[in-house]
This is a predicted structure of a 72-nucleotide RNA (transfer RNA) from Bagarius yarrelli. Lineage of the source: Eukaryota > Teleostomi > Actinopterygii > Siluroidei > Bagarius. It matches the Rfam family "tRNA". Its family is annotated with triplet codon-amino acid adaptor activity in the Gene Ontology.

C1' cells in the first nucleotide's frame, strides 16, 4: 500500500426506509438544618463529511476524513 469494524445529546451506547431515543451527566423544583439519597421537571442533535437512489434517508449505494484493528 492491502483487508476488517467504528462515526447518533457533555459520557456510555440503541435506533434493519416513515415526526430521532434510554441510561448517567447536566438544570430548575419538593423533600433535610446541610449533604448524600430519593422524587418530579426542563434543555441539550446541521446523527463524522460530500454525492447517488427513493415520495421519502440516522437506515440502502460510492467517494473522502476520522480512531481501532488484522496482515505485511
Nucleotide at each position: 500500500a492491502g483487508g476488517g469494524a467504528u462515526g447518533u445529546a457533555g459520557c456510555u451506547c440503541a435506533g434493519u426506509g416513515g415526526u430521532a431515543g434510554a441510561g448517567c451527566g447536566c438544570u430548575u423544583g419538593c423533600a433535610u438544618u446541610g449533604c448524600a439519597u430519593g422524587u418530579a421537571u426542563a434543555a441539550g442533535g446541521u446523527c463524522c463529511u460530500g454525492g447517488g437512489u427513493u415520495c421519502a434517508a440516522g437506515c440502502c449505494c460510492c467517494a473522502g476524513c476520522a480512531u481501532c484493528u488484522c496482515c505485511a